Transfer RNA from Vicugna pacos, 72 nucleotides, folded computationally. Its mean pLDDT, the model's own confidence on a scale to 100, is 83. RNAcentral holds the sequence, with entries from Rfam.
RNA sequence: GAGGGUACAGCUUAGUGGUAGAGUGCAUGCCUAGCAUGCAUGAGAUUCUGGGUUCGACCCCCAGUACCUCCA
Numbered sequence: 001g002a003g004g005g006u007a008c009a010g011c012u013u014a015g016u017g018g019u020a021g022a023g024u025g026c027a028u029g030c031c032u033a034g035c036a037u038g039c040a041u042g043a044g045a046u047u048c049u050g051g052g053u054u055c056g057a058c059c060c061c062c063a064g065u066a067c068c069u070c071c072a
Stems, first nucleotide, its partner, number of pairs: 001071001003069005010024004018055001026042005048064005
């Protein structure tokens, strides 16, 4: 220098155009003499950034940033 891939909750991640779920962690309650386990409830995401397409974008297109991989 050229090609390919990844980016979503504190962490690990799902999600093939209709407004984002799970596990774990965290908080509260129940349970216990107390702790752990278990059960229930709750909070927590401007979906990497900026544009474009669309009635509507995590999803499609373009550019950029960071990381991974491969070629030279």